[in-house]
Context: one part of a larger RNA
RNA sequence: UGACGGGGGCCCGCACAAGCGGAGGAGCAUGUGGUUUAAUUCGAUGAUACGCGAGGAACCUUACCCGGGCUUGAAAGUUAGCGACUGAUCCAGAGACGGAUCAUCCCUUCGGGGCGCGAAACUAGGUGCUGCAUGGCUGUCGUCAGCUCGUGCCGUGAGGUGUUGGGUUAAGUCCCGCAACGAGCGCAACCCCUAUGUUUAGUUGCCAGCAUUUUAAGGUGGGGACUCUAAACAGACUGCCUGCGCAAGCAGUGAGGAAGGCGGGGACGACGUCAAGUCAUCAUGGCCCUUACGUCCGGGGCUACACACGUGCUACAAUGGGCAGUACAGCGGGUUGCUACCUAGCAAUAGGAUGCUAAUCUCUAAAAGCUGUCCACAGUUCGGAUCGGGGCCUGCAACUCGGCCCCGUGAAGCUGGAUUCGCUAGUAAUCGCGUAUCAGCAAUGACGCGGUGAAUACGUUCCCGGGCCUUGUACA
Numbered sequence: 001u002g003a004c005g006g007g008g009g010c011c012c013g014c015a016c017a018a019g020c021g022g023a024g025g026a027g028c029a030u031g032u033g034g035u036u037u038a039a040u041u042c043g044a045u046g047a048u049a050c051g052c053g054a055g056g057a058a059c060c061u062u063a064c065c066c067g068g069g070c071u072u073g074a075a076a077g078u079u080a081g082c083g084a085c086u087g088a089u090c091c092a093g094a095g096a097c098g099g100a101u102c103a104u105c106c107c108u109u110c111g112g113g114g115c116g117c118g119a120a121a122c123u124a125g126g127u128g129c130u131g132c133a134u135g136g137c138u139g140u141c142g143u144c145a146g147c148u149c150g151u152g153c154c155g156u157g158a159g160g161u162g163u164u165g166g167g168u169u170a171a172g173u174c175c176c177g178c179a180a181c182g183a184g185c186g187c188a189a190c191c192c193c194u195a196u197g198u199u200u201a202g203u204u205g206c207c208a209g210c211a212u213u214u215u216a217a218g219g220u221g222g223g224g225a226c227u228c229u230a231a232a233c234a235g236a237c238u239g240c241c242u243g244c245g246c247a248a249g250c251a252g253u254g255a256g257g258a259a260g261g262c263g264g265g266g267a268c269g270a271c272g273u274c275a276a277g278u279c280a281u282c283a284u285g286g287c288c289c290u291u292a293c294g295u296c297c298g299g300g301g302c303u304a305c306a307c308a309c310g311u312g313c314u315a316c317a318a319u320g321g322g323c324a325g326u327a328c329a330g331c332g333g334g335u336u337g338c339u340a341c342c343u344a345g346c347a348a349u350a351g352g353a354u355g356c357u358a359a360u361c362u363c364u365a366a367a368a369g370c371u372g373u374c375c376a377c378a379g380u381u382c383g384g385a386u387c388g389g390g391g392c393c394u395g396c397a398a399c400u401c402g403g404c405c406c407c408g409u410g411a412a413g414c415u416g417g418a419u420u421c422g423c424u425a426g427u428a429a430u431c432g433c434g435u436a437u438c439a440g441c442a443a444u445g446a447c448g449c450g451g452u453g454a455a456u457a458c459g460u461u462c463c464c465g466g467g468c469c470u471u472g473u474a475c476a
Stems, first nucleotide, its partner, number of pairs: 001476002003473003007470007015460002019423005026314008034305002042053002064300007076123004081117003086103006106113002125289002128287003134283002136278003139274001141272001146185006152161003165176003191266004196234007206223002210221003237260001240254001241252004316416001320375007332363003337356002341352004382413001387408007429452007
C1' cells in the first nucleotide's frame, strides 16, 4: 500500500422487510449429468454451464459410427499436352463411381485466348492438440462510482498529499474548507425511441362540410379541417413563488404546463479482476496426420433410457369449462412469395380464380372482453397424457425420426415437504399477435408488439452484494 475480520461509523441495491405471482409434487416439452451404445460428434460446469453455441439434426447440415470408393486430391494458383463448352442413351451398382455408345467444334491480329480433360511437380487439406503461446470477440464484479496523471509539497524509502474533512447528490454530482494547483479515463450531457404542440407536405393514408354512386363500402368528384404519416422546430432549466440553508441544494395537495425536479425507455460498460469463455465463427505461433487425423458416397447416430437436476408449457377448475352472437390493437412479413373470393370437404387441405414488388393487395381471425344459454362441485361437460383407426401437407424420401386434421380412448393430477425465484407502475399478473431461422417442422424456445391491468414498501435490526472513512493483523 492492499486484502481480510463472526472490528467500528456512514451510505446504497427487489438485499431483507411489506406485498403479488411462481418453482420444488403431476403429465409433457427442452437442456444437462449419468448410464447404455458401433456411434450416441464437440464445446459450455457455483454465482458468470444446463430452451447455452443451435435464429430450425429425416437426407444435407455433421464434425460421430459402420461399410464402399479416391490419392495433386472436393475447391484455388503456376507450368507441358489434348480437346470447344456441353447434351442424351445404355450396362453393373446402395450410391459415390466404373464401363460403353451417339451428337456437338467458341473467339482470333493465326502468336494465341476463354473453358474443360489431364501426366508430373510445387503449393494443398485437417471441426486434429494446445484459449496455460495468442489476436479478435464475449461473460462477470457493475451502469458500481470509481481509476489515474503532470507539477508542487511531505517522507531515508515503499509511498502519501491531491481523491481526506463538513454538507449535498443517482453520481469523485456540486458547494464550502484545506499544501496543494490543474488535468485525463469514467459520471452526466451530446445520439435514438416515447409523452405535448407548431410549421411544412397531402399519396397509397384521412373524410368535417358540399356533391354523387351503391344492397353495402372514402367507392368517386372534391377537400387539408381532423386522424395519421415523416422531416424541421419549440418545450423542462429548480426558470418563477414560499420556507430552510453561508453555498451547493432540499421540501411544498405552490403557480403555470402535455410533461417537474434524471419525465419514461434504449444504445453507451473507466483502470482492472476471474491464467473466466471461445484454436469448432474467423484469424494465428508451435506441435501432429499426409493412399489419411484429408476427401466422396450409402446407411445409421446426434431423437437411446433404470435414474438425478435445471429451464419451461399445460393443468388440478365455477373469478371456471362448452356453445352461439358481438367489439376494439400494435410491431412486422410477402413475387421460388402473401393470397381476397368461389367451389369440394366435419376438418387439416385441395381445385379454380383475382389483387399486390405493397400506407394501395394480402398474411389479418386479434384474444382475454361484452351479451345470451347449459353445466352445481363431481376425478366431473375439469384435465388432457397415452394408445387404436382413418386422412392431409412438405419433401427424392416421414421405419428409425416431421407437422397438422378427424373419430375413438380418457392416465397422472383435488394447489404441491424442506427450501427457493421474479417483480416497485403501464411494472407484476394475465391475453393474444408478429418476426428471424425455415422445403417442412418437433417453437411450449428466442426476440419483439400491443390489449386488460393490480397489491405493497413501517423501516434498515438481520441475510446477500457493493461504495467511502477508520481500526487490528503472525496474510501478500